RNA sequence: AGGAGUAUAGUUAAACGGUAUAACAACGGUCUCCAAAACCGUCGUUGUGGGUUCGAUUCCUGCUACUCCUG
Repeated sequence: AGGAGUAUAGUUAAACGGUAUAACAACGGUCUCCAAAACCGUCGUUGUGGGUUCGAUUCCUGCUACUCCUG
């Protein structure tokens, strides 16, 4: 320099263009003499700027960060 891929909750990951989910973590409760475990519940998320669409995590695209390949 050229090409390809990834970006979703605090973490690891799902998600046919139509209500963004799960597990762990955190918080509250039940249980217990207390705590742990177990069970119930709560909280919280689409990297960023545009475009297409009635509707975008999803399709297109600029940028940013990271990874890989070629030289």